Bacterial RNase P class A from a Nitrosomonadaceae bacterium, 322 nucleotides, folded computationally. Rfam family: Bacterial RNase P class A. From the family's description: Ribonuclease P (RNase P) is a ubiquitous endoribonuclease, found in archaea, bacteria and eukarya as well as chloroplasts and mitochondria. By type it is a ribozyme. Model confidence (mean pLDDT): 75 of 100.
RNA sequence: GAAGCUCACCAGACAGUCGCUGCACACUUGAUGUGUAGAGGAAGGUCCGGACUCCACAGAGCAGGGUAGUGGGUAACUCCCAUCCACCGUGAGGUGAGGAUUAGAGCAACAGAGACGAGUCGCUCGCAGCAUCACGCGAGCGGGUGAAACGGGCAAUCUCUACUCGGAGCAAACCCAAAUAGGCAGGCGUUGAUGCGGCUCGCGGAGCCUGCGGGUAGGGUGCUAGAGGCGUACGGUAACGUGCGUUCGAGAGGAAUGACUGUCAUAGCGUUGGGUUCGCUCAGCGCCGUAACAGAAUCCGGCCUAUCGGUGAGCUUCCACA
Repeated sequence: GAAGCUCACCAGACAGUCGCUGCACACUUGAUGUGUAGAGGAAGGUCCGGACUCCACAGAGCAGGGUAGUGGGUAACUCCCAUCCACCGUGAGGUGAGGAUUAGAGCAACAGAGACGAGUCGCUCGCAGCAUCACGCGAGCGGGUGAAACGGGCAAUCUCUACUCGGAGCAAACCCAAAUAGGCAGGCGUUGAUGCGGCUCGCGGAGCCUGCGGGUAGGGUGCUAGAGGCGUACGGUAACGUGCGUUCGAGAGGAAUGACUGUCAUAGCGUUGGGUUCGCUCAGCGCCGUAACAGAAUCCGGCCUAUCGGUGAGCUUCCACA
């Protein structure tokens, strides 16, 4: 210098203008003003695991699902760490559903005589047969095919073993609580109630009044400070744990978090100059113009998937020079 491996990180910055949502305050009570806060590394897929809520639940067993070297971590896991083994890679490293085939069943393309049921391609020997060949029976050996030739293999086929698993999910669940229509209780009413805007007459003809209770609309709680982040000390190979210090406020509820302008920095392109192993590289200037994937909806730990461009650390292989 080139090509790689592993781990970690960023996801433009600042200023101005105009908007959007929540909250607080103010008043002239307005879809007003002021202040303040306002997405991610995956908020995504909803694939695993948990917190939380409700329902169910005597005990034992069967069925069904999940997991599978060994040891450890964790609230828990199908996650993570370490390590053994197998395979891949020159290597740094990567991948692995990696228990059991003397409990039982099932499966094996093509080739080959024959593929896990059995059977015989060739040679030799023995028996039977008067003798040889052939055929038959028994024993031994060999060639070829194939991943595998009677020895076994496959459990990511059923199965067995060990461990483990109740169901539904924040549209969970709980609280407050209209109008209208049902329900229950009491009272009044055909000896005419109620109604016809206040009174009288008149009309009309079976309901009316009060209370209680459940549900709905609507409102509230759940709701965001948490197995949280960062730093540090100690323990541990590590995952991780413990202590101390410090720090952090979207919480909407059909869904806000955006747009424009300017300056700077990164990448890219052009150009000038220097260096060069002629592949490139360094510096200056100019142009370009902020980018990809994406979008909180109870919360948390993982996994998987998507992602323009860029940064750091450790390590490997090769080349050149000293």